[in-house]
Context: one part of a larger RNA
RNA sequence: CUGGGCGUAAAGAGUGCGUAGGUGGUUGGCUAAGCUUGGUGUGAAAUCUCCCGGCUUAACUGGGAGGGUGCGCCGAAAACUGGCUGGCUAGAGUGUGGGAGAGGAACGUGGAAUUCCUGGUGUAGCGGUGAAAUGCGUAGUUAUCAGGAGAAACACCUGAGGUGUAGACGGCGUUCUGGACCAUUACUGACACUGAGGCACGAAAGCGUGGGUAGCAAACAGGAUUAGAUACCCUGGUAGUCCACGCCCUAAACGAUGCAAACUUGGUGUGCGCCCUUCAUUGGGUGCGUGCCGCAGCUAACGCGUUAAGUUUGCCGCCUGGGGAGUACGGUCGCAAGGCUGAAACUC
Repeated sequence: CUGGGCGUAAAGAGUGCGUAGGUGGUUGGCUAAGCUUGGUGUGAAAUCUCCCGGCUUAACUGGGAGGGUGCGCCGAAAACUGGCUGGCUAGAGUGUGGGAGAGGAACGUGGAAUUCCUGGUGUAGCGGUGAAAUGCGUAGUUAUCAGGAGAAACACCUGAGGUGUAGACGGCGUUCUGGACCAUUACUGACACUGAGGCACGAAAGCGUGGGUAGCAAACAGGAUUAGAUACCCUGGUAGUCCACGCCCUAAACGAUGCAAACUUGGUGUGCGCCCUUCAUUGGGUGCGUGCCGCAGCUAACGCGUUAAGUUUGCCGCCUGGGGAGUACGGUCGCAAGGCUGAAACUC
């Protein structure tokens, strides 16, 4: 070393692209590195096994034979793996024709509501709570009508619905732009899978510079509650929330389930294509998604169950008792906050 695992017990990296590496469809020919096999050399002595002998025996010891993972060389074989070469089309990709979508970016634009400002009507309350008070109001509030300003978010449609690799994405229009899916089977001919490092993206909060600020609202102030109340409730309210550019790089970044491929009973919804059918999205078939229920099987159980946690293969990541600790130290990244990497003593 030949282990066992990773939905919830420790364990799938937040997500993608991709380098090295690992792995790789089908069919000929050649090769012979791996693999199989014959011969030969080597594999010192001692040791080990067997036989015979010597000390009265044994241990010990003398002689002989055998064995000896392995390695070198010379041959043989050619199924499998590899290499070289020639084909194939079922993997992968391209073309052509389509319809679907909150996929991304920029610019423009619309209505409702909140707040504020101006004017009209109007007069003593409004607001808020479990009850109150702080607060606002005779310098005319609240209510109501008209006009105006500005910022942010887009009710209904809305769906267990859709799109995106993930984070995420929702008024309407235009422009630019990515991907998936279906049909066709025209083209290429294994061009593939995974992916240590690397690179890119990455909610919210936070940071830098400059803008913006309607509403909401950490901090903060006041009023209540209470034994206290640095809270929950109320009245205010600044960062922030918004925009541009640049950082940060974390999350219960969750399906707590890595990616790819194949195989293994079914039923029933729903989204988008295509084909047949029907008066009719009516019914049927088929493909790709997305849900629920469940066979076999799996699972400690819960549950999973063709979208597997079933049966297998390839590759990567990760786990190895609890605490100490995601800490210390070192390294590296960051403006900082901090991130990434990541122990030990000791203790149970």
A computed fold for a 348-nucleotide part of an RNA from a metagenome, annotated as small-subunit ribosomal RNA, central domain.
Rfam family: Bacterial small subunit ribosomal RNA. Rfam links the family to the GO terms ribosome and structural constituent of ribosome.
The RNAcentral record of the full RNA draws on SILVA.